Context: one part of a larger RNA
RNA sequence: UUGGGUUUAAAGGGUGCGUAGGCGGCUUUUUAAGUCUGGGGUGAAAGCCCGCUGCUCAACAGCGGAACUGCCCUGGAUACUGGAGAGCUUGAGUACAGACGAGGUUGGCGGAAUGGACUGAGUAGCGGUGAAAUGCAUAGAUACAGUCCAGAACCCCGAUUGCGAAGGCAGCUGACUAGGCUGUUACUGACGCUGAGGCACGAAAGCGUGGGGAGCGAACAGGAUUAGAUACCCUGGUAGUCCACGCCGUAAACGAUGGAUACUCGCUGCGAGCUAAAGAUUGUUCGUGGCUUAGGGAAACCGAUAAGUAUCCCACCUGGGGAGUACGCUCGCAAGAGUGAAACUC
Numbered sequence: 001u002u003g004g005g006u007u008u009a010a011a012g013g014g015u016g017c018g019u020a021g022g023c024g025g026c027u028u029u030u031u032a033a034g035u036c037u038g039g040g041g042u043g044a045a046a047g048c049c050c051g052c053u054g055c056u057c058a059a060c061a062g063c064g065g066a067a068c069u070g071c072c073c074u075g076g077a078u079a080c081u082g083g084a085g086a087g088c089u090u091g092a093g094u095a096c097a098g099a100c101g102a103g104g105u106u107g108g109c110g111g112a113a114u115g116g117a118c119u120g121a122g123u124a125g126c127g128g129u130g131a132a133a134u135g136c137a138u139a140g141a142u143a144c145a146g147u148c149c150a151g152a153a154c155c156c157c158g159a160u161u162g163c164g165a166a167g168g169c170a171g172c173u174g175a176c177u178a179g180g181c182u183g184u185u186a187c188u189g190a191c192g193c194u195g196a197g198g199c200a201c202g203a204a205a206g207c208g209u210g211g212g213g214a215g216c217g218a219a220c221a222g223g224a225u226u227a228g229a230u231a232c233c234c235u236g237g238u239a240g241u242c243c244a245c246g247c248c249g250u251a252a253a254c255g256a257u258g259g260a261u262a263c264u265c266g267c268u269g270c271g272a273g274c275u276a277a278a279g280a281u282u283g284u285u286c287g288u289g290g291c292u293u294a295g296g297g298a299a300a301c302c303g304a305u306a307a308g309u310a311u312c313c314c315a316c317c318u319g320g321g322g323a324g325u326a327c328g329c330u331c332g333c334a335a336g337a338g339u340g341a342a343a344c345u346c
Stems, first nucleotide, its partner, number of pairs: 003318004007300002012314001014201004021194003025088007033081002035077008049065006091191001092188003095184004100179001103177007110154001114150007125136002162169002206247006215241002220236004258313006266291009295302002319346003328339004
């Protein structure tokens, strides 16, 4: 390389949009590029293969044949693929109607709790732990009541729930905005699928500038524990956590399972619709769970939300370590990210 693979053995890109490219529904006309077929030309010689022959044999050599699976020209065939024309509606989209949801952005508002300030009342402890101590407290703490301030997060509802492409999204409410779903089958008429590059989004931590700072809390300090204790436990506590704007671009970014389409035995929940029945409750679409048949799988398990049966497109893997390292390049303020070896070794 071919091949075989990618839930857990190496291997699905974090996610989407989309360029080139690859692939692409039904009917019909035409063309004849691919495809198939006839003929012609060419495909040097040598070699390989087959036959015969020459050196006493063989190696070797000579002669003849076959082959050279290819390319070119030309006559024909037209099922399939492609090109051109015409049409269709089931794929895709649009319209109309309806309900749905923590989908997004940006305002406003609320209560509980926590911490603080002040006031009242009150007295010797509080706090913390396995036990303690550091710490706080007679300059009046803790506990209790009242008033005020601040920041952050939203108890119950809450769920195997819902929404979103993923990351993710949860107090209430306004505005703006996106979406899928169901129903009608009115409109367009293949407008589709995938997608190398590219672009956009992308938890937490981190970075820049300016704010904010209640609680929590890397670093740090102290107290314990211990042989030691640069930890686990305790008392404090800075960055950070929060907001605005700009970067970073990574995660066990997980369903460790790429996307699309079609097909394949049943049972049982939940969510959003539509629907039948008027006398016991069905059918259907989409989503989301559990169990399972066939089938698959090394097994665990998967099983209409496939890891089954097939097709198309992309990404990725090819023994362990060295190593996601070095070097180079690109990006970044930096941290670093992306790309990504080899020697050597088992």
This is a predicted structure of a 346-nucleotide part of an RNA (small-subunit ribosomal RNA, central domain) from an uncultured bacterium. Model confidence (mean pLDDT): 89 of 100.